[in-house]
Molecule: c-di-AMP riboswitch aptamer (ydaO/yuaA leader)
Organism: Nonomuraea jabiensis
RNA sequence: GUCACCGACCAGCCUAAUCCGCGCAGCCGCUGCGUGGAGCCGGGGACCCACUUCCCCCCUGGGGCGAAUCGGCACCCCUGUGUCGUAGGGCUACUUCCAGGCCCGAGCCCGUCAGCUAACCCGGCCGGCCGUAUGGAAGGACAGA
Numbered sequence: 001g002u003c004a005c006c007g008a009c010c011a012g013c014c015u016a017a018u019c020c021g022c023g024c025a026g027c028c029g030c031u032g033c034g035u036g037g038a039g040c041c042g043g044g045g046a047c048c049c050a051c052u053u054c055c056c057c058c059c060u061g062g063g064g065c066g067a068a069u070c071g072g073c074a075c076c077c078c079u080g081u082g083u084c085g086u087a088g089g090g091c092u093a094c095u096u097c098c099a100g101g102c103c104c105g106a107g108c109c110c111g112u113c114a115g116c117u118a119a120c121c122c123g124g125c126c127g128g129c130c131g132u133a134u135g136g137a138a139g140g141a142c143a144g145a
Base pairs, nucleotide, nucleotide: 010131012129013128014127018038019037020036021035022034023033024032025031026030039125040124041123042122043121044120049115061113062110063109064108065107070085071084072083073082074081075080088104089103090102091101092100094139095138096137097136098135099134
């Protein structure tokens, strides 16, 4: 000097997953527990409207959260693995638009039951990343004079 890893602070990103009180405790600018509130998010639930059943013949109830849906090909003991796309989604450091670039395209839950749905009822606020970051236009903000 370079690379990799670990930790702290600060800043930033995905997600609804944040903020503010009060009480107690601890390793005391913070953390944990309990209890309230604000905010954000999800579910159930009328009239009206909408929808009309089942999956026997190899196999098959239905539904919810979420961007995460649907395909081709190959391998394969599985009906799984890999790969290439794709509906859709995110980032690019003030915001928006455009262009370019980089990514995700999972997983989980209910338990035979739920369309929409006013009143009403119920629940969640986790977890995971990360380090000087492309450009143009418009609009702002701050600073300076």